[in-house]
Context: one part of a larger RNA
RNA sequence: UUACGGGGGCCCGCACAAGCGGUGGAGCAUGUGGUUUAAUUCGAAGCAACGCGCAGAACCUUACCUGGCCUUGACUUCUGGGGAAUCUCCUUGAAAGAGGAGAGUGCCUUCGGGAACCCCAAGACAGGUGCUGCAUGGCUGUCGUCAGCUCGUGUCGUGAGGUGUUGGGUUAAGUCCCGCAACGAGCGCAACCCCUAUCGCUAGUUGCCAGCGAGUAAUGUCGGGCACUCUAGUGAGACUGCCGGUGUUAAGCCGGAGGAAGGUGGGGAUGACGUCGAGUCCUCAUGGCCUUUAUGGCCAGGGCUACUCACGUGCUACAAUGGUCGGUACAGAGAGUCGCGAUCCCGCGAGGGCUAGCUAAUCUCAAAAAGCCGAUCUCAGUUCGGAUUGGAGUCUGCAAUUCGACUCCAUGAAGGCGGAAUCGCUAGUAAUCGCGGAUCAGCAUGCCGCGGUGAAUACGUUCCCGGGCCUUGUAC
Repeated sequence: UUACGGGGGCCCGCACAAGCGGUGGAGCAUGUGGUUUAAUUCGAAGCAACGCGCAGAACCUUACCUGGCCUUGACUUCUGGGGAAUCUCCUUGAAAGAGGAGAGUGCCUUCGGGAACCCCAAGACAGGUGCUGCAUGGCUGUCGUCAGCUCGUGUCGUGAGGUGUUGGGUUAAGUCCCGCAACGAGCGCAACCCCUAUCGCUAGUUGCCAGCGAGUAAUGUCGGGCACUCUAGUGAGACUGCCGGUGUUAAGCCGGAGGAAGGUGGGGAUGACGUCGAGUCCUCAUGGCCUUUAUGGCCAGGGCUACUCACGUGCUACAAUGGUCGGUACAGAGAGUCGCGAUCCCGCGAGGGCUAGCUAAUCUCAAAAAGCCGAUCUCAGUUCGGAUUGGAGUCUGCAAUUCGACUCCAUGAAGGCGGAAUCGCUAGUAAUCGCGGAUCAGCAUGCCGCGGUGAAUACGUUCCCGGGCCUUGUAC
């Protein structure tokens, strides 16, 4: 000087408390450990591994296993020889591959040959998801969006270093003010960026009968019009600006006015110096080591989906604030031409048939659901709950046996609110309800978004956890 303390002082944070909903019990989904296996590929390991890499393992993917094959090799560059390329067929085989037959003769040319492509041979070399993340780059997590981390000059100290950055106030903030052997500065904070909340202007192949006309069983359907809504470009607006109180006349704090919005309006992007020899050599790049008829390459089948058990994360429930049936209303954000696919017809249904429209503010996916209105069930393992199993089907795909999703009929398990313990959340939040997208042939309870309905509570900082500043002790 740091670090640490079951030392002290001050102060923050869903840290506790106050509240609401969960997890831990059940069934299932998913990840992990373990066990098993020919293989169950590999990595991730307290917070910060475990619905994580995987935004989608039937083949492929695929790195693993078994078996069948190849050895200049699937891929790069070079040398020699032959042949255009390419296409078709036969034998064998699970395929890869191996063996054989035929068709075909192109482009440029100085007629020597050359370019692309294919085959053969030899070697330089290729290849490696093989090892080392404790040799590395890059990228990422974490403390933490915490308020800190430093420098120049000066000055103090023999020096390590101190000062500045401490102190008094204040703030979300090393934010600002005052003081001070300091005076300034940099990286951070804040602001500048994006979305959202109000209004104006510009612009109307979406919106509107708002005002006029036409037409229909009905609909902005048509003429017509940009008023409104909206769309998307550009501006205005919020700055403690104004008033009162308080404070040191300061920074600021409290209350009020006006205002769509008030003291950072709400949300996002943005992550200082560094810490954890944190993570990744299986994205990529790369040093070293190892391998070279194999640790490389091709193929078929299997495995990654196993199952006594344990844990994490979720979904569905245990019901009446509910279940079932009928009727009826209101979103936002997206996606679509190898695609989205209306209407109509067939099927109880998953779906099928025919096809209109749409490269999409124009057409389609599309039905929003909870809600509201009515009917029924009457507290029961039930008209709750839907696991499991049997049968019959649909779709995707070369192919659903290992191992897909969905539909119908039947079956109806555990489960009556969950021990110790433990998690999230402070407002359009929690809770609850549905919708869309990426990946994708097919497959979503996961992930990333979107809107609908919409709470309770916060006295307070003694305690638990994490953090900041000052101070004190120390055998580190």
Description: Small-subunit ribosomal RNA, 3' major domain from a metagenome, 476 nucleotides, folded computationally. Rfam family: Bacterial small subunit ribosomal RNA. Model confidence (mean pLDDT): 85 of 100.